A computed fold for a 1486-nucleotide RNA from an uncultured prokaryote, annotated as small-subunit ribosomal RNA. Its Rfam family is "Bacterial small subunit ribosomal RNA".
């Protein structure tokens, strides 16, 4: 020292991504009251108009105006001249000092550049301070100026004059410098310091003021003296600077070798000074994996930001250092420069020009343009602080002090305070009750910060005057709540929620993710939260991130151990002494600038800010000390390591030889038609004789049995036998050496298979290839052939899932049990057996470890040493570059871009063409069907004005519909109505009112209105009801079953689904519920870290079968019985035998009407399918309101090339038809069932008895008996059609049913496929009921009659249950997922080339300039000389070395573009296949 979100169905871990914090020279959006203090071109070291930024000194010097004023003179009275003042002033010049400071910028620089600590005995230092000495005497010029020449200008020259603190000799001179001499001290041995003597060399400048004591002139001045100041020469100090050294100081090794002045020496030159700094000569060195050289990037530091710290990032403002001044080069002057506002040259650019030539350098302050997301005024003043000059006054100072602009930052203040509930109005929400904005407002009572007006008014000056800021800060008065609030957010992280709009659209988004009609996630509103003159967003840095891990990580499976060994460097190292003191530890001293940070004080009202003091800060330097540990030195030891000796095992390696079995081939014999191969075939071989079999031969390769989680080897790997050569290992006893050890970057070697080269060899096998199958295809799997190869020799290659996915070494830490090789002991004749021990190799397991799985003396435990490696997935075991290789290729190894995951282990499910166990009319065994025909019905499709709607695999399709002619009815067409066909409320109206309602019109609805005509209560006013009008509202089979309730289907009447407590596990979870048996069953028993419990199962309920009792309407002539109803009994594996675990249970048996659930029904666990239903009902939301409501008429739901589903009737003789004769059970009936009787051929009609029902109404058909038909499209079959009738009903045209006569279609048992059923079942037969006026019912639901066949069994199909296994699935296999191709977008590699940049190299040319040479031209100072002249010295000129830029050339490196091309990533539901995940359908993978 804080964490959170995000991989999963869930979990733990690994791991990345993202967020919350702080900061900022910031920018952008919205907004904006005041003040204080700070900050303000991060980009183009891009280009700059204009002004200013460095001058000053007359006390160094010469010269010296003008304007103007005054006076005077002349006179043409407004001009000329003179004098004075202006004035020794201004400008300019010589000279001195300054201009090397101050100010700016960060281009360059990876460096002694910077930081820190040292050195300088290798040095300099103007101005300043202190101490000493001196300041004598001369000379020659020159600018200014004047005259004059050239030039557009800038400027340049010629002649002449002149001064100095300008310049030059001379004198003097030291403790200065040099040479010689001798000595001492010190020393880093190089020198240094001090001192003796001698010699040589080198100086100077005056100015201003004052005073006369001395001298001269004799007033006072001059010489002189003196003050101040300057000058010269020494010494010392202070300050500043130069140079050198130790240490520290970015990234890249896909930069590994670099270097010729290079490294050193000698001599010389040069510098203030050391030094290859430079030159000549000599030597051949120097640097480098502790990273040279090269490349890229970068000013460094104090500090700043962040962080718990260690660190990381950064280097604005302030301060120290460095570098630069348009670009490059160079020197001059000077104390200091190689000089920002100096010079010269070259270059680029800009400007002027008379075209000849010139001028310039804001990275000073303002300012302009440009660039950019972006950064201010062409302000005031030298008042303060500081700087330059001056003796001073003073001048200069864009340093600096101030002001201006900008919310850019930090800090402070305000936008009011108190009171105020009818909780006002209004907004929003609402469950319509209310809630909320909200004491908020208004109102009332106050205050006066800020703002405004007016008045006063500073400090800042120590030191007389002088204040830019500034009439500023501050103080006072007056007025009066007045002048002053926004921004962001509200799904989670993360504080804060509702409504409306929108409808995967528009949009949001930091991550996860929101949006497809009820969005707390978009937009708006209300409300809320946060911060506040700001608030958000974006960028960047640190943090969180222990996500580079020193503090503080890892590597069996998540990313990660080199394939293995040998070994140099390096790192580490046994026991014990001595010495040392490098590391280490302690003390002292120095330094670590100031500012900053921290602490304590103080000044601005406070704070920010500022001031003073203290503390802290280094791997620093030096010194003194300590000596445990490490190092170093030296001595000893034996346990690590090694050696000797004696034994031992072994597929360890290499070479040579040799053996038998088998395959194939060849020769021969026997022998005949097939063989071979496969899931099944075919190709192939075979009548030219195969296969089979026997004999003989050839050749190559591999070595059965032994053989073993046995052996050996470092790994790869090694297997017949014999011989030779050879490496390592183990055991035993003593002896020897004496730490000789471990590890190992780079290096070297070995290294399966495949592959390559050369030459051999080739029996079998066998990539490629050919053929045959399979298949939709089959470039595969299978088969028949078959070349490289496999083998040998020599040489390459250097990789593998080279794996124990586990680097090597040492030590320690419970055991048990095998096995290989040795040794010892005990007993014993003798160890194969027993015990101990050493060394290998396995299994199990404790502690411990681990995310878990697992590991566990052969560690993945506990520790130490060394090496290698990892840091999200993909891109990528890739590209480029380099190295290696004959090639193939190998080693090393990125980035752009893209995703929010990728991954490990384990869990629960689901799934598997995984396994085990089990069940079900699931299959099988059977019976009857369907699928073919005709018809009925439903659905699809089509059609239509409409053919209303829903249901869609199983789980829609004779389903909603237990009954569409009208109605139903929801659909279509047309005609009407609009408070409505229906409900409630409010207000108003209404007395011949409500209601009934004729004629007329109309298809009806409706319109119309003659006529008739009321009710209840009453306080007698009226009220209720009704009607009319208006307003609220009604209404909707309109939408959403994916907003819902309820109900239902299905898995499935399958046996499962869970909970509490306990236990196990970090956890998801597990256990229980698994195991052994058993059952229809999670049924029961037993075992058991589980013990119990719940919902399911079963039972309880109904019914049928047997029976007892009770009752008896009915039935019957009556009673009993039957029968009907009610209440009971009975069956429980209870009994016997066997099996079984002494169990549960099962098998068999007895008895019984019934036997192991007796048959049937009702009853449907947790859940699944967003299954079905808004059209049964209910209901949220949305939509509609003279219509999507409502009424009516007609039509439609009944259509018809077709397809499917469910049925009926058949195809006939087990039958049809005719006649006769029997036997049921449900069930219904008053708007009903309907008898007898009569009519009709019949449907039916007439009729009316009985029955509100055990009372009346009705009762079968198959069957049986007899006859006929005789195998045909029939005496089968009945469709279709015609005619004639009946019934219901307002009404049978669309569109009903029934009857009779006539007609007499298809169909002769039904392809692939498919359904039901296990006993009173299937099949066959009829009867009833609901709906209903009637009926399209062959449907549905019940009832009885007749009444079978079969089940070996669980291999297979389907469905299900339990256990287990694998999994990359979890929307759960109808899953997941790979690759090519096609299209689009993006980044990237190659690429003929093309175009830029950078740094070098070679050669050419070579500016300015320093240095060198020359110097015949020119030449004041000095010397000689009377002069002329000469000498000395100097200069110009010329020339040489070096030398920037330029040119030419070939290379190197880094970019841009590039036809075409390679792969990659991403993209909506494209194409082709199916590779992987299950045994993924050929196990997968390297």
């Nucleotide at each position: 020292u804080a964490g959170a979100g995000u991989u999963u169905g869930a979990u733990c871990c690994u791991g990345g991504c993202u967020c919350a914090g702080a900061a900022u020279g910031a920018a952008c959006g919205c907004u904006g009251g005041c003040g204080g203090c700070g900050u303000g071109c991060u980009u183009a070291a891009c280009a700059c108009a204009u002004g200013c930024a460095a001058g000053u000194c007359g006390c160094a010097c010469g010269a010296g105006a003008a304007c103007g004023c005054u006076u005077c003179a002349g006179c043409u009275u407004g001009c000329u001249g003179a004098a004075g003042c202006u004035a020794g002033u201004a400008c300019a010049g010589u000279g001195g000092c300054g201009c090397a400071c101050g100010g700016g910028u960060g281009a360059g620089u990876a460096a002694c550049g910077c930081g820190u600590g040292g050195g300088u005995a290798a040095u300099c230092u103007a101005c300043c301070u202190c101490c000493g000495a001196a300041u004598u005497g001369g000379g020659g010029a020159u600018a200014a100026c004047a005259u004059u020449g050239c030039g557009a200008a800038a400027g340049c020259g010629a002649u002449g004059c002149u001064a100095a603190u300008a310049c030059c000799g001379a004198a003097u001179g030291a403790u200065a410098u040099c040479u010689c001499u001798a000595a001492a001290a010190u020393u880093u041995c190089g020198g240094u310091u001090u001192a003796u003597g001698a010699g040589a060399u080198c100086a100077a400048a005056g100015g201003u003021g004052g005073c006369c004591u001395c001298u001269a002139c004799a007033u006072g001045u001059a010489a002189g003296c003196u003050u101040c100041u300057g000058u010269u020469u020494g010494g010392a100090g202070a300050u500043g600077a130069g140079c050198c050294c130790g240490c520290g100081u970015a990234c890249c090794a896909u930069u590994a070798g670099c270097u010729u002045g290079u490294u050193g020496g000698u001599a010389g030159g040069g510098u203030a000074a050391u030094g290859g700094c430079c030159u000549a000569c000599c030597a051949a060195g120097g640097c480098a994996a502790c990273g040279a050289u090269g490349g890229u990037u970068a000013g460094c530091u104090g500090g700043u930001c962040u962080g718990a710290g260690a660190g990381g990032a950064u280097g604005a403002u302030c301060a120290g250092c460095c570098a630069c001044a348009c670009u490059g080069g160079a020197a001059c002057u000077g104390a200091c420069a190689c000089a920002c506002g100096g010079u010269c040259c070259a270059g680029a650019c800009u400007c002027c020009u008379a075209c000849g030539g010139g001028a310039g350098g804001c990275a000073g302050c303002a300012g302009u343009g440009a660039g950019g997301a972006a950064u201010u005024u062409u302000g005031c003043g030298c008042a303060a602080u500081g700087g330059g000059g001056g003796a001073a006054a003073c001048c200069c100072u864009g340093a600096u002090g101030c002001a201006g602009c900008c919310a850019c930052g930090c800090c402070g203040c305000g936008u009011g305070a108190g009171u105020g509930a009818u909780g006002a109005a209004g907004g929003c929400u609402u469950u319509c009750g209310a809630g909320u904005c909200g004491u908020a407002a208004a109102g009332c009572u106050c205050u006066g910060u800020c703002a405004a007006u007016a008045g006063g008014g500073a400090a800042g000056a120590a030191c007389a005057a002088g204040g830019a800021c500034g009439g500023u800060a501050c103080c006072u008065c007056u007025u009066g709540a007045a002048u002053a609030a926004g921004c962001c957010u509200c799904g989670g992280c993360u504080a804060a929620c509702u409504a409306c709009g929108u409808g995967c659209c528009a949009g949001c988004a930091g991550c996860c993710g929101c949006g497809g009609u009820a969005a707390c996630a978009c937009g708006u509103a209300g409300g809320a939260g946060g911060c506040a003159a700001g608030c958000g967003u974006u960028g960047u840095c640190c943090g969180g991130a222990u996500u580079u891990a020193u503090u503080g990580g890892g590597c069996g499976u998540a990313a990660a151990g080199c394939g293995c060994g040998c070994g140099c460097a390096g790192g580490u190292g046994g026991u014990u002494g001595u010495g040392u003191a490098a590391g280490u530890c302690g003390g002292g001293u120095g330094u670590g600038a100031a500012a900053g940070u921290c602490c304590c004080a103080g000044a601005c009202u406070u704070a920010a800010u500022c001031u003073g003091g203290g503390g802290a800060g280094g791997u620093c330097a030096u010194u003194c000390g300590a000596u445990a540990c490490u190092g170093c030195u030296u001595g000893a030891c034996u346990u690590g390591a090694g050696a000797a000796c004696g034994g031992g095992a072994g597929a360890g390696g290499g070479a040579a030889g040799u053996g038998g079995a088998a395959u194939u081939c060849c020769g021969g014999g026997u022998g005949u038609a097939g063989u071979g191969g496969u899931g099944a075939u075919a190709u192939g071989c075979g009548u030219a004789g195969a296969u089979a079999u026997c004999c003989g031969g050839a050749g190559g390769a591999a070595c059965a049995c032994c053989a073993g989680u046995g052996g050996c080897g470092a790994a790869g790997g090694c297997g017949g036998c014999u011989u030779c050569c050879u490496g390592g290992c183990c055991c035993g006893u003593u002896u020897c050496u004496g730490a000789c050890a471990c590890u190992a970057a780079g290096g070297c070697g070995c290294g399966a298979a495949a592959g390559c080269g050369u030459g051999g060899g080739u029996a079998g096998c066998g990539a490629a290839c050919g053929g045959a199958c399979u298949u939709a295809g089959a470039u595969a799997c299978u088969c028949c052939g078959g070349u490289a190869g496999u083998c040998c020799a020599c040489g390459c290659c250097g990789u593998a899932a080279a794996c124990g996915a586990u680097g090597g070494g040492u030590a320690c830490u419970a055991g048990g049990u095998g096995u290989g090789g040795g040794g010892a002991g005990u007993a014993c004749u003798g160890a194969c057996u027993c015990u101990c021990u050493c060394u290998g190799u396995g299994c199990c397991a404790a502690a411990g470890c681990u995310a878990a799985c697992g590991c566990a003396u052969u560690a993945a435990g506990u520790a130490c040493c060394c090496c290698g490696c990892c840091u999200g997935g993909g891109g990528a075991c890739u590209a480029c570059g380099g190295c290696c290789a004959c090639a193939a290729g190998g080693c090393u190894a990125a980035a752009a871009c893209u995703c929010a995951a990728a991954g490990g282990a384990a869990u629960u499910g689901a799934c598997g063409g995984g396994g085990g166990c089990c069940c079900g009319c699931a299959c099988a065994a059977g019976c009857a069907g369907c699928g073919g025909a005709g018809c009925g019905u439903g659905u699809g499709g089509u059609u239509c004005a409409a053919u209303u709607c829903g249901a869609a695999a199983a789980u829609a399709c004779a389903c909603g519909a237990a009954g569409a002619a009208c109605c139903u009815u929801a659909c279509c067409u047309g005609g009407g109505c609009u408070u409505g066909a229906c409900a409630u409320g409010u207000a108003g109206g209404u007395a011949g009112u409500a209601g009934u309602g004729a004629a007329g019109c109309g298809a009806a609805a409706g319109u119309g209105g003659a006529a008739c005509g009321a009710u209840c209560c009453u306080u007698c006013g009226g009220g209720a009801a009704g009607c009319c009008u208006a307003c609220a509202c009604a209404g909707g089979u309109g939408c959403u079953g994916c907003a819902u309730g309820g109900c239902u289907g299905u898995c499935g009447u399958c046996a499962g689904c869970u909970c509490g407590u306990g236990c196990c596990g970090u956890g998801a979870g597990g256990u229980g519920u698994u195991g052994g048996g058993u059952u229809a069953a999670g049924u029961c028993c037993u075992g058991u870290a589980a013990c119990g419990a719940g919902c399911g199962c079963a039972a309880c309920c109904c019914u049928c079968g047997c029976u007892g009792c009770c009752a008896g309407u009915u039935a019957u002539a009556c009673g009993u019985a039957u029968c009907u109803g009610g209440c009971g009994g009975g069956a429980c594996u209870g009994c016997c035998g066997g099996u079984g675990a002494c169990a549960a249970a099962c098998c068999g048996g007895a008895g019984g009407a019934a036997g192991g659930u007796g048959g049937g029904g009702a009853u449907g666990a947790c859940g699944u399918c967003a299954a079905g239903u808004c059209a049964g009902c209910a209901u949220g939301g949305c939509c509609u309101u003279u219509a999507u409501g409502u009424c009516c008429a007609g039509g439609g739901c009944u259509a018809c090339a077709c397809a499917c589903a469910c049925g009926c009737u058949a195809c006939a003789a087990u039958g049809g038809c005719c006649g006769g004769u029997a036997c049921a059970a449900u069930a219904g009936g008053u708007u009903g069932c309907c008898a007898a009787g009569c009519c009709g051929a019949g449907a039916g009609g007439c009729g009316g008895a009985g029955c509100u029902a055990a009372u009346c109404c009705u009762c079968a058909a198959a069957a049986c008996c007899g006859g006929u038909c005789u195998c045909a499209g029939u005496u089968c079959g009945a469709a279709u059609u015609g005619c004639a009738g009946g019934c219901u009903g307002c009404a049978a045209c669309c569109c009903g049913c029934c009857u009779g006569c006539a007609u007499g279609a298809a169909g002769u048992u039904g392809g692939a496929g498919u359904u039901g059923c296990u006993a009173g079942u299937a099949a066959a037969c009829g009867c009833g009921c609901g709906u209903c006026a009637g009926c399209a019912a062959u449907a549905g639901u019940g009832c009885g009659u007749u009444g079978a066949a079969u089940a070996c069994g669980u291999u297979c199909c389907c469905g299900g249950g339990c256990c287990u296994u694998g999994u990359a699935c979890a929307c759960a296999c109808c899953g997941c997922c790979c690759g090519u191709c096609a299209c689009g977008u993006c980044a990237u590699g190659g690429g003929a080339g093309u175009u830029g940049g950078u740094a070098a190299c070679a050669c050419c040319u070579g500016a300015a300039g320093u240095c060198g040479g020359u110097g015949g031209g020119c030449u004041a100072a000095c010397c000689u000389g009377a002069a002329a002249a000469g000498g000395g010295g100097g200069c110009a000129g010329c020339u040489g070395u070096c030398g920037a830029a330029g040119g030419u050339g070939g290379g190197a490196c880094c970019g841009g573009c590039g036809a075409c091309u390679g792969g990659g990533a991403c993209g909506a539901a494209g194409u082709c296949g199916u590779a992987a995940c299950a045994a993924g359908g050929u196990a997968a993978c390297c």